[in-house]
RNA sequence: CACUCAUCGAGACCGGCUGAGGGACAGGCCCGACGAAGCCGGGGCAACCCGCGGAUACCGCAAGGUUCCGCACGGUGCCAACUCCUGCGGGAGCGCGAAGCGCUCACCGAGAGAUGAGUC
Numbered sequence: 001c002a003c004u005c006a007u008c009g010a011g012a013c014c015g016g017c018u019g020a021g022g023g024a025c026a027g028g029c030c031c032g033a034c035g036a037a038g039c040c041g042g043g044g045c046a047a048c049c050c051g052c053g054g055a056u057a058c059c060g061c062a063a064g065g066u067u068c069c070g071c072a073c074g075g076u077g078c079c080a081a082c083u084c085c086u087g088c089g090g091g092a093g094c095g096c097g098a099a100g101c102g103c104u105c106a107c108c109g110a111g112a113g114a115u116g117a118g119u120c
Stems, first nucleotide, its partner, number of pairs: 002119007013042005021031003025087004043079003048075002051071005057066003083112001088109003091105006
């Protein structure tokens, strides 16, 4: 880098250095000198993986596996806004005489992206 699977409506910030950007991309809309991004220190959230404990059912001759619950020492991740919103297709409502177009909607699916686990 590519592929597969799972999840993405919840949660969680202080200090130091520094100094203008940041929210993936595009369009919006936001955040930012009451200090962006980055680095360092500490703190926290969460429970994907490892580990530990427990439960019922199922699979298994058994060892064990699957599922669920709990813990949080370890590996990641995360700590504005739904993944900030929309990008493609559909649905619902309203408007314009029809076709069609426009507007609205925390409606559905896909795509893209993010994170984890795995494979090459």